Predicted 3D model of a 388-nucleotide RNA (Bacterial RNase P class A) from a Polyangiaceae bacterium. The source organism's lineage runs through Bacteria, Myxococcota, Polyangia, Polyangiales and Polyangiaceae. Its Rfam family is "Bacterial RNase P class A". Gene Ontology terms of the family: ribonuclease P activity, tRNA processing and dimeric ribonuclease P complex.

[in-house]
This record gives sequence, C1' cells and structure tokens, in this order.
RNA sequence: GUUGCGGCGCAGGAGGUCGCCGGGGGCGCGUCGUCCACGUGGUGGGCGGCGCCUCUCGGAGGAAAGUCCGGGCUCCACAGGGCAGAGCGCCAGGUAACGCCUGGUGGGGGUGACCCCGAGGAAAGUGCCACAGAAAACACACCGCCAGGCAGCGCCUGGUAAGGUUGAAAUGGUGGGGUAAGAGCCCACCGCGUGGGCGGUGACGCGCACGGCUAGGUAAACCCCGCUCGGAGCAAGGCCAAAUAGAGGAGCGCUCGAGGGCUGCCCGCCCAAGCUCCCGGGUAGGCUGCUGGAGGGCCUCGGUGACGGGGCUCGUAGAGGAAUGAUCUCCAGCGGCGUCGGGGCGACCCGGCGCCGACACAGAACCCGGCUUACGCACCCAACAGCC
Repeated sequence: GUUGCGGCGCAGGAGGUCGCCGGGGGCGCGUCGUCCACGUGGUGGGCGGCGCCUCUCGGAGGAAAGUCCGGGCUCCACAGGGCAGAGCGCCAGGUAACGCCUGGUGGGGGUGACCCCGAGGAAAGUGCCACAGAAAACACACCGCCAGGCAGCGCCUGGUAAGGUUGAAAUGGUGGGGUAAGAGCCCACCGCGUGGGCGGUGACGCGCACGGCUAGGUAAACCCCGCUCGGAGCAAGGCCAAAUAGAGGAGCGCUCGAGGGCUGCCCGCCCAAGCUCCCGGGUAGGCUGCUGGAGGGCCUCGGUGACGGGGCUCGUAGAGGAAUGAUCUCCAGCGGCGUCGGGGCGACCCGGCGCCGACACAGAACCCGGCUUACGCACCCAACAGCC
C1' cells in the first nucleotide's frame, strides 16, 4: 500500500427545569354506578369504573427504513387429477422456509491475498441478428491471389476463404507439409463431437481410442425440461356494546283514560293515543389479538462451514392522529486554527493549553428469518505485494 465489503464496540454521559406513553402503589381529592343501613327533598358506609394529584419503575434501531423475498399466526376457499398462469434454475448441504446462507464445480479478472458471474437446454422446433460489410446462415467472391482465353496492360471465364476491408459476431485456432494459388487436402498440438476407462455423493475432473470438423450467436425471444406455488391480510380475527331508526314478542291503555307537564311526594288543574318491558343483528365507542419468541448471552459436543444437540443463565417498548421529547450547564470523544513542549536529517509524528465548529442515517406499529439501501465515530485481527 492492498485484500478479507473480515471482526468488534458506541450511537454520548451527569445534573437542573418543563413535559409524553405504559405498569404498579396511595387511610389524597372529585365524579359516576351499584349494594347495605338509618332518624328518608337526604345522610353514612362497602365495592367497582373513570378523571385529577402524588410516589415509584420502565420506555426505539443497526438499520426500527425500502416493503423486495420467505415463514409463523388469523380468516376464507379446498375430494382427486389436469390445463392455464407465476416464480425459480451448476452441484451438495443448512433452514420453519426462501430468490437467503455455507462449502464445492465451471467460466472470467488480478503478480498475489482475493474478487466477480442472471451458470439447465441453441444437433426438438419457430423466430431474430440493427448499422457497416462482398457475405449474418440452404452461405457468400468486393478487393486481392492463381490459371486459361481474348487481346494488348485492361476485360471475360474458371479456381481459391491463405491475405485485405466491415462488424458485437465471418463458418475451428497455431505451426508445418502440400499446391498453379489455396483449402482438414494431409500431419502435430489445442479446441469440438462420439465411445469407453479411472476418480468424485454430485456438479465435474484426468487419461485413452475414434471421427477430419459436420454443429455461429441469441432462451433478460417464443419455446422445451425439471422443481415450487390457493387467496387475503392485525384495517386479519374474537368479545362487549350507547343514542336513533327498524323487525319480532309480551303486557297495559284509547273518555271507565295508560302516559306526560306544573312538581321531589300527595291533592288539584291542563294535555292526551299511545306507553312500558324483553330479545336478535349491528353502527359509534371500548376491550382483546399484543408481545416469551424458529428469543438473547455464556460453556460444551458434532460439523471445513452454514448450522445442529445438550447444559446454565437473562427478562428487555407496546403507542393507536400514534408516546420515548424540549431546553440550559458541565464533562468526554471528533475536526479545524493558533500557541507551547518533545522526537526525527527531513517530509512529518506525539503530547499539553486556548478558541471555534460539527456530532450522522434515521422513529417500533402483529411477530420472526433474510436481502437491499442510508449513515457518524473509534478499535482489532489475518493474509498478500513492494521496500528497508
């Protein structure tokens, strides 16, 4: 200097003032309901709900985010099979599951540590391959090269993919032989294909023999193959349940007057056709679901590892227009500037003091496992390369 996108920690602390949410306590105060007693326009007491006051305890994250995957949980649907549709796609393993993780294989990059990969099938079929270029897939002859002819330095016919030109891509590559010039025409190696052997759980790897090469790319085009997949979501779902209206049932009453008003009661006067009770559903509202779960930490065993088994131990938010805050002082850490001291040949480094500045990304919302993205400060380890 680089690599491991490695590991680990914090997300400031203390105090003052003013607040917010939740749990618990109070022989504090108020209010409502209900029950009991009495000397009954009430008083006193018990219990319960709510509010206030007071005391006490607790109160966001590494990503709470994006809501991109996968599950738990809840409700709905569902004999079985198929079509359609969607997703995934090297191999083996991990897991509740995954598009995640681990370890390998293959390809590519790097001197290296190491990194990246959307990696089934292109000889099942169909399609597409812009521009440029002669030609982009039943191949093809623009220039060039070679042979022959005409004829006179250019044209015609034929051969040729070695050379040039274009392109992301040009019909195996390199070298040699061969030839008129060339060409898998022939040979060696590499590549490709087929067959078989060995190793590996497998992806695949390493030899051998044969084939003279036929088989361009594209599946993030259709498609083929294999595997997986029901839908909606805590605004899920469950419980309690006001006023008003309506449905049902019962009772009482309509001048022999229920009921209402004056008026707390009795009398009296006035109005009067409806009134009272029960019950189902259910709106507002309230309660629940709600946080102890595939949980965290430590030790140990198995495994290369992801992870799994066992033991001990810990208690840690539950709001609902949505709390977890605001402000002041001091301290700690960080950066810049100034100054002083020390070290070093030097670039520079270390430390003290003073002043100033910044302190990020971001806010739980049923709960987990991942991925991705955003972001301040500080520390540590291993490996590689170069120099001394």
It was read from a public genome assembly, where an Rfam model found it. Model confidence (mean pLDDT): 75 of 100.